[in-house]
RNA sequence: GGAACUAUAGCUCAGCGGGAGAGCGCUUGCUUGACGUGCAAGAUGUCGGGGGUUCAAAUCCCUCUAGUUCCA
Numbered sequence: 001g002g003a004a005c006u007a008u009a010g011c012u013c014a015g016c017g018g019g020a021g022a023g024c025g026c027u028u029g030c031u032u033g034a035c036g037u038g039c040a041a042g043a044u045g046u047c048g049g050g051g052g053u054u055c056a057a058a059u060c061c062c063u064c065u066a067g068u069u070c071c072a
Base pairs, nucleotide, nucleotide: 001071002070003069004068005067006066007065010024011023012022013021018055026042027041028040029039030038048064049063050062051061052060
């Protein structure tokens, strides 16, 4: 210098163009003498930034940034 992939909750990750989710974790309550387990409820997201396409974008296209890998 060229190319590919990845970026979504605190962590690990799903997610057919129309409802933003799971597990673990966190908070509260019940249960227990207490902790843990179990049960119930709840909070947590500018979906990496910007632009475009579309009635509608986490999802499609372009670009930038960061990371990983490959080629030279």